[in-house]
Source information:
A computed fold for a 461-nucleotide part of an RNA from an uncultured bacterium, annotated as small-subunit ribosomal RNA, 3' major domain. RNAcentral holds the full RNA, with entries from ENA and SILVA. Rfam family: Bacterial small subunit ribosomal RNA. Its family is annotated with ribosome and structural constituent of ribosome in the Gene Ontology.

Context: one part of a larger RNA
Formats: sequence, structure tokens, C1' cells
RNA sequence: UGACGGGGACCCGCACAAGCAGCGGAGCGUGUGGUUUAAUUCGAUGAUAAGCGAAGAACCUUACCAGGGCUUGACAUGCUUCUGAAAGCCCGGGAAACCGGGCCCUCCUUCGGGACAGAUGCACAGAUGUUGCAUGGCUGUCGUCAGCUCGUGCCGUGAGGUGUUGGGUUAAGUCCCGCAACGAGCGCAACCCUUGUCGUUAGUUGUUUUUAUCUAGCGAGACUGCCCCUAAAAAGGGGGAGGAAGGUGGGGAUGACGUCAAGUCAGCACGGCUCUUACGUCCUGGGCUACACACACGCUACAAUGGCCGGUACAGAGGGUUGCCAAGGAGCAAUCCGGAGCUAAUCCCAAAAAGCCGGCCCCAGUUGGAAUUGCAGGCUGAAACUCGCCUGCAUGAACGUGGAGCUGCUAGUAACCGCAGGUCAGCACACUGCGGUGAAUACGUUCCCGGGGGUUGUACA
Repeated sequence: UGACGGGGACCCGCACAAGCAGCGGAGCGUGUGGUUUAAUUCGAUGAUAAGCGAAGAACCUUACCAGGGCUUGACAUGCUUCUGAAAGCCCGGGAAACCGGGCCCUCCUUCGGGACAGAUGCACAGAUGUUGCAUGGCUGUCGUCAGCUCGUGCCGUGAGGUGUUGGGUUAAGUCCCGCAACGAGCGCAACCCUUGUCGUUAGUUGUUUUUAUCUAGCGAGACUGCCCCUAAAAAGGGGGAGGAAGGUGGGGAUGACGUCAAGUCAGCACGGCUCUUACGUCCUGGGCUACACACACGCUACAAUGGCCGGUACAGAGGGUUGCCAAGGAGCAAUCCGGAGCUAAUCCCAAAAAGCCGGCCCCAGUUGGAAUUGCAGGCUGAAACUCGCCUGCAUGAACGUGGAGCUGCUAGUAACCGCAGGUCAGCACACUGCGGUGAAUACGUUCCCGGGGGUUGUACA
């Protein structure tokens, strides 16, 4: 100087407390461990792995396994020699890849050759093989915590200290005052985006025609600016006025020096090592989807603040030409026929759902709950057996609110409700967004967890 302390004093955070909803019990989905397997490819493993890489494994993907093939190779560049195009078509073998055979068959030219392609040989290619403890880049975490440092000066033999400590204050090393310090840098804040109010400009596809609304530009507005109290005549704190908004208005982006030899050689790049008729590469089929079990994260419930049936109302944000698909018609439905419109503020997806009105059920394993299974269909796709989604009929399991314990959340939040998008031929209970309805509680900081600065002890570095 640090680190540590079941040392003492101070401060903060959904950290506890106060509340609300859950998880932990059930069924199912997904991931992981384990086990199994020819293979169940690989990585991620307390917090910081486990609906994670994967924004979507039937083939492909695919890296794994079995079998069948190829060997200058699926891909790149160059050289030597040879041949002419290549592509394509046909025949035979084959599961295909591929192998064998045949057909077809170039262009430019200064006739040396060149362009392109194939074959041969050689340099080489190739490797999701290994090392994240050789690395770059990127990322997680402490943590959006308020810290981390430097120059000069001063102090100390030195390590180092001072500044950065102290008194206040703040969300903040934020600001004020004091001070052997005076300044400065990276962080904080602000500048950026969005949302809330107003003005203004422009508006078609929006509007009833013009407003309004809306769209998208420009600008105004909030600064403790004003008043009172308080404090040290400070920084600031408390209250009030006006205001759409008040003391950081709400949300986002933004992550200091560093820590964990944290994660990633399988995104990419890259050093070393290793393979080279195979650890490369192509294909068919299988596997990644297995199942005694254990864990993690979700979905659906256990019902009457409910379930079912009929009627009826109100969003936002998105997507659409290999696409979205209207009206109309068929079908109980999934869906099909149909073909209008739309390169979209125009048309379509599109029905929002919870809500409201009326009716039935009458507390039961039920008109709760939907797993499971059978049959019949639909869709995508060469192809749904392994292994997709959807519909109808039948079937109707566990489950009557869940032990110890654990999680999220302080306001348009939690909870509940639906909608859209990316991925995608098809497949979403996941993810990313969007709006609708809309709470309860916070006395307080003793305790648990994490963090900040100061102080003290130490046989630790």
C1' cells in the first nucleotide's frame, strides 16, 4: 500500500422489511445432467451454464454413425504436357454419389499462340482436427457501481503519501466550504434517440370539404427561473405558485481503470502442433427427437371474480409481389374453389382479447381440467415411418392451490388480456416488440445479500 475480520461508526440498492403475483406439488413443452446407443455431433457448468450458441435438426442444415464412392480433390492460384469446347443428351450398373460406354461438339488469331473447359503430372488445396493456458476481435460479470489515474509541487531514506482525506450536500469524485497543494485526463452529467404540451410549415393515399386528428420537418418550453422557510450570506434541502410537464419529467442508447489465465480456435481471423487415397470430400439411410431417473426455465390448470353459448364495443406496432390475399361460394372444421385490390397512410393479413349485454351450469373430479389414445380428414413439402403442424368425432389421466426453500416487481409498474414480427416451404407454450385493463405496499435500515468511501486489528501478500 492492499487484502481479510462471525471489528466498530456512515451511506446506497426490490438487499431486507411492507405488499402483489408466482416457482417448488400435477400434466405437458423446452433445455441440461445421467443412462442408453452404431451415433445419440460439439460447445456453455455457482452467481456470470441449463427456451444458452440454435431468429426455428423430416432431406438439406450436420459438424455424429453405418454403408457405398472420389483422390490436385466440393473450393483457390500457378506451372508442364495433351485434348478440344464446356454444358447437354442417350445406354448400362447403382439407393444415390459415382463408374463404364456412346452421341453432340468452340471462339479469336499476326498461325507463334491466346480465351474457355477437360484430362495428366507437380506446386498445393482442404480439416467444425488440437491448443481460448500462445492470440486478435467480440462478449458476460462486478456495475450505470462512482470510481480509476496523471503532470508539477510538497512530505517520506524508501515502498509510498498528499491531491482523492475533512465539514456539509448529491443519483453521482455532483456541487460548496475548508485544506500543501495547484491543475488535468478517463468515467458522472450534458450533447444523441424516443415519449408527454404548444406554435409553425407542408400535406396525399389521411379528413365530412375546411378544421380537428394524423403524418414529418422546424421551433418554443423546465432553468431551482419566481415566492416563503431552512442552512454557514455556500452548495443544497423542505413547502408553494404558475405550468402539459418540477427539481435527473418517463423510457432508451451510452458500460471508466480493471477483476474472474471468465467465455468463444464451432461466427470470423490467427501462431504452434497434427491428418494428407484421409482427421479431406461426395452420396444414401440413420442419429442429433432414445428414457428407470435428477435439475432448470416455461405453458395449461386445479374453477363460480369461473366454464360454455349467443350478441356487441374499443388498440398499438408491424408484415406483404416466388408475397399479403378481399368479396362471393363449398365444407361441422382444418381447408378448398375463386379471383378483386395492393410494390401499399390507398389493398390485404385483421377476428383484437380480456370488456359489456343476455342465457345455461349450481360446487361435483363437475358443462372444472385437458394429458393420453383410437378413427377420419386437411396443409406444406420429391418425401411427414423413425420425426411436422392443423381440424373433426370419440377417449377423457394427473390435478381440489402445492414441504423446506426460492423468484419477479415501487406505477401506467406488477398482474391479467390479446396482437404482430424475425427465423421459416412447413413447424413457437420460445424470443423480440406492441398496445388494452390496471392494483397493493414501502413503518423503517436491526437483520440476510451485494456495493461505496473513511477508520481499526492482523503471525496474510